RNA sequence: AUCAUCAAGGGCAAACCCGUUCGAAAGACGGGGACGCAAAGCCAUGGGUCUAACGUUGGCGCAAGUCAGCAAUGAUAGCCAGGCUGCUGAUU
Numbered sequence: 001a002u003c004a005u006c007a008a009g010g011g012c013a014a015a016c017c018c019g020u021u022c023g024a025a026a027g028a029c030g031g032g033g034a035c036g037c038a039a040a041g042c043c044a045u046g047g048g049u050c051u052a053a054c055g056u057u058g059g060c061g062c063a064a065g066u067c068a069g070c071a072a073u074g075a076u077a078g079c080c081a082g083g084c085u086g087c088u089g090a091u092u
Stems, first nucleotide, its partner, number of pairs: 001091004011037002016032005022027001035078001041084003045081003048076003053073001055070006
């Protein structure tokens, strides 16, 4: 430097279940669990996807309000790309 074929010690943990004086939601966090993962370690920069409280447009309504569309300042790093860091081993 490249790679994850081999060895060893390990690591993480999807779905699902339970919980939370976390959240509007998506989702997050803790416990159990194990589908997978060589960065499934970290970073929302670009794209994707999810959500729609606030906002906005429209319908209905006397009104309070309610329904629908649009829309990240939200979420996702286990969707992809990119950036940063890194264990062990193999090959050169």
Overview:
The prediction has a mean pLDDT of 88. Predicted 3D model of a 92-nucleotide RNA (c-di-GMP-I-GGC riboswitch aptamer) from a Bacillota bacterium. It was read from a public genome assembly, where an Rfam model found it. The model forms 91% of the base pairs in the Rfam consensus. NCBI's taxonomy places the organism under Bacteria, Bacillati, Bacillota.